[in-house]
RNA sequence: UUUUCAUCCAGAGAGGUGGAGGGAUAACGGCCCUUGGAAGCCCGGCAACCAGUUGUGGCAAAGAUGCCGCAAGUCUCGGUGCCAACUCCGGCAAACAAUUUUGUUUGCAAGAUGAAAC
Numbered sequence: 001u002u003u004u005c006a007u008c009c010a011g012a013g014a015g016g017u018g019g020a021g022g023g024a025u026a027a028c029g030g031c032c033c034u035u036g037g038a039a040g041c042c043c044g045g046c047a048a049c050c051a052g053u054u055g056u057g058g059c060a061a062a063g064a065u066g067c068c069g070c071a072a073g074u075c076u077c078g079g080u081g082c083c084a085a086c087u088c089c090g091g092c093a094a095a096c097a098a099u100u101u102u103g104u105u106u107g108c109a110a111g112a113u114g115a116a117a118c
Base pairs, nucleotide, nucleotide: 002117003116004115005114006113007112008111013043015042016041017040021033022032023031028090029089030088044083045082046081049079050078051076053072054071055070056069057068058067059066060065087110091108092107093106094105095104096103097102
């Protein structure tokens, strides 16, 4: 980088530092956040995808134990991730509502994160 699968309307600080920017990415537009201090860094926290843990079911085994599934919890100085707004909104299709341009729902696309494979 590519492919597959899962999730994406929940959650997370009136801390320190820092100084002007920020809202993933290239650009554009919209709409927002920000000197009553942005990004970044540190600390803190959230979550529970993976691992581990506990309980439990199945399979294999003479046994030790191993493998697979389910549930719980979050203490793990574990591996990631995340901590304004639905993935802030912006594309395509269908249905419905209102009515001329919007809204709602569903599916797809795009994107993010994790796990696995190559």
Description: The RNA shown here (SAM riboswitch aptamer (S box leader)) has 118 nucleotides and comes from an Anaerolineae bacterium. Taxonomically the source falls in Anaerolineae (Bacteria, Bacillati, Chloroflexota). The coordinates come from a structure-prediction model, not an experiment, and the mean pLDDT is 76. Of the family's consensus pairs, 88% are formed in the model.